[in-house]
RNA sequence: ACACGAUAAAGCUAAACUUGCCGUAACGCAGGGGUAGAAAGUCUUGGUUUCCACCUGAAGAAAGCCGGACUGCCGAA
Numbered sequence: 001a002c003a004c005g006a007u008a009a010a011g012c013u014a015a016a017c018u019u020g021c022c023g024u025a026a027c028g029c030a031g032g033g034g035u036a037g038a039a040a041g042u043c044u045u046g047g048u049u050u051c052c053a054c055c056u057g058a059a060g061a062a063a064g065c066c067g068g069a070c071u072g073c074c075g076a077a
Stems, first nucleotide, its partner, number of pairs: 004075002012037002017032005041070004046066002048062003
C1' cells in the first nucleotide's frame, strides 16, 4: 500500500412507528424513537421503483434498491 472488518477505542448516520409543518400526490423538513449500517459519506436517475387524469408519455420523487465515479475514520485476527 492492497485486502479484510473485533462484543476494541473515538466519533458518525438513523428503519418501522409517532407528533408538527410543506406538497394534489409520491416525497421532503424538524422533534421523539432505536431497526440497523464500515461507506447508511458525496455525486450519478443508466437500470429499477413510485406519484397523477382511465391509459401512455413528460415533469416530479426515491441513493436505507442494483450498477457507476470520487473521497474517507480506526487497526485486532